Predicted 3D model of a 107-nucleotide RNA (SAM riboswitch aptamer (S box leader)) from a Chlorobiota bacterium.
[in-house]
Order: sequence, then structure tokens, then C1' cells
RNA sequence: CUAUCAUCGAGAAAGGUGGAGGGACUGGCCCUGAGAAGCCUUGGCAACCGUCAUGCACAGUGAUUGGUGCCAAUUCCAUCCCGGACAUGAGCCGGGAAAGAUGAUGG
Repeated sequence: CUAUCAUCGAGAAAGGUGGAGGGACUGGCCCUGAGAAGCCUUGGCAACCGUCAUGCACAGUGAUUGGUGCCAAUUCCAUCCCGGACAUGAGCCGGGAAAGAUGAUGG
């Protein structure tokens, strides 16, 4: 980088450093000198993998010393397809696809 599968309406921030950006892309809308990104430390959330416990079990459940991940806003919102309601809309609701993120496995 790529393929497959699973999940994405819940949850969880302080300090130091730094000094203007950040929220993937585009548009919107937000966050940000009452201090952005990045880096460091500590803490936390979660339970994908692992491990441990329980168990007949490669089920389920629980725990979290390990590997990741995550800690503004639904994946911040949208585009396309299908369906629905009625006040017929540049609006609303539901489902799906696409795109993206994370994990596991494979190439």
C1' cells in the first nucleotide's frame, strides 16, 4: 500500500514544551494567543488482539500485568441510492452505498 471481516449515537485530560494552526480530503460549521499542531510526562477510557480467572468448551462471562487504539462536537455535518410522513421543502425521519478511522487476519 492492498484484500477480507468486525466496530464506529456510549466512554475517557491534566502538566511541561512549543508558538499558529487544527477538526482526513472539498464545502460548511466549529475549536484555537483564556495557547492550535507536533513532542514529552503522568493519568484515564475502552475491551479488537493477547493473557489470566471461571467453564466440558475454540461458547459465554469477568479481570486488565502485555500489543494496539482512543480521551470537543454522532465518524462534527454533508454526497449518491431506496423508502416514509406532511405543512411539499435548499427541510425532516429510516435503511443502504461510498469515503474515512481503528482492530484482527492475509497478500

It matches the Rfam family "SAM riboswitch aptamer (S box leader)". Rfam describes the family as follows. The SAM riboswitch is found upstream of a number of genes which code for proteins involved in methionine or cysteine biosynthesis in Gram-positive bacteria. NCBI's taxonomy places the organism under Bacteria, Pseudomonadati, Chlorobiota. It was read from a public genome assembly, where an Rfam model found it.